[in-house]
This is a predicted structure of a 74-nucleotide RNA (transfer RNA) from Candidatus Iainarchaeum sp. Its Rfam family is "tRNA".
RNA sequence: GGGGGCGUAGCUCAGCCUGGGAGAGCGUCCGGCUGAAGACCGGUGUGUCGUGGGUUCAAAUCCCACCGCCCCCA
Numbered sequence: 001g002g003g004g005g006c007g008u009a010g011c012u013c014a015g016c017c018u019g020g021g022a023g024a025g026c027g028u029c030c031g032g033c034u035g036a037a038g039a040c041c042g043g044u045g046u047g048u049c050g051u052g053g054g055u056u057c058a059a060a061u062c063c064c065a066c067c068g069c070c071c072c073c074a
Stems, first nucleotide, its partner, number of pairs: 001073007010026004020057001029043004050066005
């Protein structure tokens, strides 16, 4: 220098192809239970969807550029 993958909640990730409600598990916190704690049960999400721009009535999703991490080629 060229090509590809990934970036969404504290963590691990789904959703993207096929545009319209932002979600799951774990964790946290609150309550129940217990002498207390764990386990168990109920409840609990405050997220610029990496950044900027474009298209659209509407963008996590489509397009462009850029940033970060990883892999391959040279």